[in-house]
């Protein structure tokens, strides 16, 4: 016990890419097929490090280095699965602010 942190909730700001092309339906628009794109929901991947190991070498000492395989480890980096390409809606973060949570700022 002000305060930094975390969940929820509400308002606020929030970026990229085809108002492509055909069809068909209950036609502001929706649904399905193609192609071409985007990354900031969500999701997938792992770097240095780290730990093990009944593995292989190697020093000469009950361990250590090397290598090999397993395991843990990020993102606004990558995939592009999902989602998205007028508007709307939705959107990683980010402010405000409420309620809770814990016990330090």
């Nucleotide at each position: 016990u002000u305060g930094a942190g975390g969940a929820u909730c509400g308002c606020g700001g929030g970026a990229g890419a085809g108002a492509c092309c055909g069809g068909c339906c209950c036609c502001g628009g929706g649904c399905c097929g193609g192609c071409a794109c985007c990354g900031a929901a969500g999701g997938g991947g792992a770097a240095a490090g780290g730990c093990g190991c009944g593995c292989c070498a190697g020093c000469c000492g009950u361990g250590c280095u090397g290598g090999g395989c397993g395991c843990c480890g990020a993102a606004g980096c990558u995939c592009u699965c999902a989602g998205g390409u007028c508007a709307a809606a939705g959107g990683a973060c980010c402010g405000c602010g409420a309620u809770c949570c814990a016990g330090a700022g």